[in-house]
Context: one part of a larger RNA
RNA sequence: UUGGGUUUAAAGGGUCCGUAGGCGGAUCUGUAAGUCAGUGGUGAAAUCUCAUAGCUUAACUAUGAAACUGCCAUUGAUACUGCAGGUCUUGAGUAAAUUUGAAGUGGCUGGAAUAAGUAGUGUAGCGGUGAAAUGCAUAGAUAUUACUUAGAACACCAAUUGCGAAGGCAGGUCACUAAGAUUUAACUGACGCUGAUGGACGAAAGCGUGGGGAGCGAACAGGAUUAGAUACCCUGGUAGUCCACGCCGUAAACGAUGCUAACUCGUUUUUUGUGAUUCGUCAUGAGAGACUAAGCGAAAGUGAUAAGUUAGCCACCUGGGGAGUACGUUCGCAAGAAUGAAACUC
Numbered sequence: 001u002u003g004g005g006u007u008u009a010a011a012g013g014g015u016c017c018g019u020a021g022g023c024g025g026a027u028c029u030g031u032a033a034g035u036c037a038g039u040g041g042u043g044a045a046a047u048c049u050c051a052u053a054g055c056u057u058a059a060c061u062a063u064g065a066a067a068c069u070g071c072c073a074u075u076g077a078u079a080c081u082g083c084a085g086g087u088c089u090u091g092a093g094u095a096a097a098u099u100u101g102a103a104g105u106g107g108c109u110g111g112a113a114u115a116a117g118u119a120g121u122g123u124a125g126c127g128g129u130g131a132a133a134u135g136c137a138u139a140g141a142u143a144u145u146a147c148u149u150a151g152a153a154c155a156c157c158a159a160u161u162g163c164g165a166a167g168g169c170a171g172g173u174c175a176c177u178a179a180g181a182u183u184u185a186a187c188u189g190a191c192g193c194u195g196a197u198g199g200a201c202g203a204a205a206g207c208g209u210g211g212g213g214a215g216c217g218a219a220c221a222g223g224a225u226u227a228g229a230u231a232c233c234c235u236g237g238u239a240g241u242c243c244a245c246g247c248c249g250u251a252a253a254c255g256a257u258g259c260u261a262a263c264u265c266g267u268u269u270u271u272u273g274u275g276a277u278u279c280g281u282c283a284u285g286a287g288a289g290a291c292u293a294a295g296c297g298a299a300a301g302u303g304a305u306a307a308g309u310u311a312g313c314c315a316c317c318u319g320g321g322g323a324g325u326a327c328g329u330u331c332g333c334a335a336g337a338a339u340g341a342a343a344c345u346c
Stems, first nucleotide, its partner, number of pairs: 004317003007300002012314001014201004021194003025088007033081002035077008049065006091191001092188003095184006103177007110154001114150008125136002162169002206247006215241002220236004258313006266291011295302002319346003328339004
């Protein structure tokens, strides 16, 4: 390589958009490039295969046949694929109506809590723990009342819920933007699927500049614990966490399960449309869960949201360690990221 695989054994790219490429619905006509058939030419000899013959036999040699699976030309065939031209509506999209949601961006705004400040009441403790101590407090703390200020997060509703491509998204409200679903079947008429290279987005931490800083809190300091305690516990506490702009580009970025399409018993719950209804429900779409038949699977399990049966396209795997390392290259302010070996060893 072929083959076989990728939930958990090695292996699905973090996600989407999309270029080339690959693949592609129904039907008619033409063409004849692929495809199939006939004929002609060529495919040196030797070799190989088969049949005879010659050395006493064999090896060897000779003669003949076959083969040389190929290429070229020409004459035909037209099912399939291609190409060209029509037609169609079920794939895809558009329109109209209805509707859904924590989808996004930017404003405005609310209450609880926390902390601080000021003032009042008030007096000796408070705080913390397994127990303590560090710490705070007669310069009046803790507690309590009133007012003021600040930043961050949004109790209940709340769910096995919902939305989003993923990351992710939750107080209220306004503006703008995007998306899905259903119904009608009005319009276009295959416009589709996937997608190497590429582009965009991408938690947390981290980085740059400028703000902000209540609470929490790496580092750090102290108190404990302990044989020790560079920890777990306690008292403090800087960066950070928050905002704006710019980088970084990684995660157990997980459903550890790529995307799209078709087909394949049942039971039950739920979100959101539509239709019907005897108002109890029922039917039918699009999602989200639980159980299960067949099947699949090494088993655990999975089972119409497949890991079943098929098709198309992409990505990836090929014993463990060395190693996601070295070197080189690209990207980055840096941290580092991406790509990614070998010797050697078992």
This is a predicted structure of a 346-nucleotide part of an RNA (small-subunit ribosomal RNA, central domain) from Epilithonimonas bovis. Lineage of the source: Bacteria > Pseudomonadati > Flavobacteriia > Weeksellaceae > Epilithonimonas. Rfam family: Bacterial small subunit ribosomal RNA. Gene Ontology terms of the family: structural constituent of ribosome and ribosome. The full RNA is in RNAcentral, with records from ENA and SILVA. Model confidence (mean pLDDT): 87 of 100.